[in-house]
RNA sequence: GGGGAUGUAGCUCAGUUGGGAGAGCGCGACAAUGGCAUUGUCGAGGCCACGGGUUCGACCCCCGUCAUCUCCA
Numbered sequence: 001g002g003g004g005a006u007g008u009a010g011c012u013c014a015g016u017u018g019g020g021a022g023a024g025c026g027c028g029a030c031a032a033u034g035g036c037a038u039u040g041u042c043g044a045g046g047c048c049a050c051g052g053g054u055u056c057g058a059c060c061c062c063c064g065u066c067a068u069c070u071c072c073a
Base pairs, nucleotide, nucleotide: 001072002071003070004069005068006067007066010025011024012023013022019056027043028042029041030040031039032038049065050064051063052062053061
């Protein structure tokens, strides 16, 4: 320098036809227990890596940039 993959909550990840942003763990509150552990219920937390474009509408499609991993040179 060229090709490919990945980037979504604090962490690990789903979201596969373009229309609802989610799960587990973690965190906070409450209940059960004498207390801890544990279980249950509720809740907070995301401008979906960044910038543009297409579209009535974009995590999803197109272009560019950045980061990480990988292959080739």
The prediction has a mean pLDDT of 81. The RNA shown here (transfer RNA) has 73 nucleotides and comes from a Candidatus Omnitrophota bacterium. The sequence was found in a public genome assembly. It matches the Rfam family "tRNA". The family's RNA type in Rfam is transfer RNA. Rfam links the family to the GO term triplet codon-amino acid adaptor activity. Taxonomically the source falls in Candidatus Omnitrophota (Bacteria, Pseudomonadati).